[in-house]
Context: one part of a larger RNA
RNA sequence: UUGGGUUUAAAGGGUGCGUAGGCGGAAUAAUAAGUCAGUGGUGAAAGCCUGCAGCUUAACUGUAGAACUGCCAUUGAUACUGUUAUUCUUGAGUCUAGUUGAAGUUGGCGGAAUACGACAUGUAGCGGUGAAAUGCAUAGAUAUGUCGUAGAACACCUAUUGCGAAGGCAGCUAACUAAGCUAGUACUGACGCUGAGGCACGAAAGCGUGGGGAGCGAACAGGAUUAGAUACCCUGGUAGUCCACGCCGUAAACGAUGAUUACUCGGUGUUGGCGAUAUAAUGUCAGUACCCAAGCGAAAGUGAUAAGUAAUCCACCUGGGGAGUACGAUCGCAAGGUUGAAACUC
Numbered sequence: 001u002u003g004g005g006u007u008u009a010a011a012g013g014g015u016g017c018g019u020a021g022g023c024g025g026a027a028u029a030a031u032a033a034g035u036c037a038g039u040g041g042u043g044a045a046a047g048c049c050u051g052c053a054g055c056u057u058a059a060c061u062g063u064a065g066a067a068c069u070g071c072c073a074u075u076g077a078u079a080c081u082g083u084u085a086u087u088c089u090u091g092a093g094u095c096u097a098g099u100u101g102a103a104g105u106u107g108g109c110g111g112a113a114u115a116c117g118a119c120a121u122g123u124a125g126c127g128g129u130g131a132a133a134u135g136c137a138u139a140g141a142u143a144u145g146u147c148g149u150a151g152a153a154c155a156c157c158u159a160u161u162g163c164g165a166a167g168g169c170a171g172c173u174a175a176c177u178a179a180g181c182u183a184g185u186a187c188u189g190a191c192g193c194u195g196a197g198g199c200a201c202g203a204a205a206g207c208g209u210g211g212g213g214a215g216c217g218a219a220c221a222g223g224a225u226u227a228g229a230u231a232c233c234c235u236g237g238u239a240g241u242c243c244a245c246g247c248c249g250u251a252a253a254c255g256a257u258g259a260u261u262a263c264u265c266g267g268u269g270u271u272g273g274c275g276a277u278a279u280a281a282u283g284u285c286a287g288u289a290c291c292c293a294a295g296c297g298a299a300a301g302u303g304a305u306a307a308g309u310a311a312u313c314c315a316c317c318u319g320g321g322g323a324g325u326a327c328g329a330u331c332g333c334a335a336g337g338u339u340g341a342a343a344c345u346c
Base pairs, nucleotide, nucleotide: 004317005316006315007300008299012314014201015200016199017198021194022193023192025088026087027086028085029084030083031082033081034080035077036076037075038074039073040072041071042070049065050064051063052062053061054060091191092188093187094186095184096183097182098181099180100179103177104176105175106174107173108172109171110154114150115149116148117147118146119145120144121143125136126135162169163168206247207246208245209244210243211242215241216240220236221235222234223233258313259312260311261310262309263308266291267290268289269288270287271286272285273284274283295302296301319346320345321344328339329338330337331336
């Protein structure tokens, strides 16, 4: 390279938007670039291949042909692809009317719990564990009541639920913003799909500056356990966790399953619409779960939400270790990220 693959064996980019590129619905006409056919020129000779001939044969040599699958020119064909023109509506989008949700941003408000402070009642323990101790407490703790302050998170509802591109999103409420779905079929008329680079978003931890700090809690200290215990358990506790702004750009970022389109038995739920409200209907559209036929699969399993049957585009894989390391480049304040080998070895 050809070929084969990517749920779990190596392999789907964390996710989206989108540039170039690749691919692309139906009809008619034109053109003839791709495509197909004919003819002419050229495609050096030698060599290769085939026939015949010459050295006694062979190697070798001579001769004739074929081949040289290509390129150029020219004459035609027009199904397909391309290009141009004119149309179409089913793909895509717009509009109108409804509707849905923990979708996002900013502000306001709420109650429970916790901690702390003040006051009151009250007296000897509290706390913690397998058992203890460190710790707190007669300077009055724990417990109970009232009042106040603070920060963080929102019990029940809550689920096989819902929304979002993914990360993710949950007290109530207002404003602003985005999206989906359904019905109508009014409008545009292929405007589409994918997407190398690029741009944007991207849990937690971490970093910078300034705030905040109730609870929890890396590090750290002490008490236990133990042969030891740099742990598991206990008492404390700093960063952090929270907010604003700016970085970082990684995760088992998982459905370990890229996006889009078409087709291919059935059954049972459920969410949001539409339809119907008794002259009806057991349906339909979009999701979300479970079971299963065929098929697929090494099996587990999957099975209209495919891992089935096909098509287009992108990403990625090619024995284990060395190694996601070294070097270089690039991004970052740093931590480190991205790209990414080889020697050697089995």
Annotation
Model confidence (mean pLDDT): 87 of 100. This is a predicted structure of a 346-nucleotide part of an RNA (small-subunit ribosomal RNA, central domain) from an uncultured prokaryote. The RNAcentral record of the full RNA draws on ENA. It matches the Rfam family "Bacterial small subunit ribosomal RNA".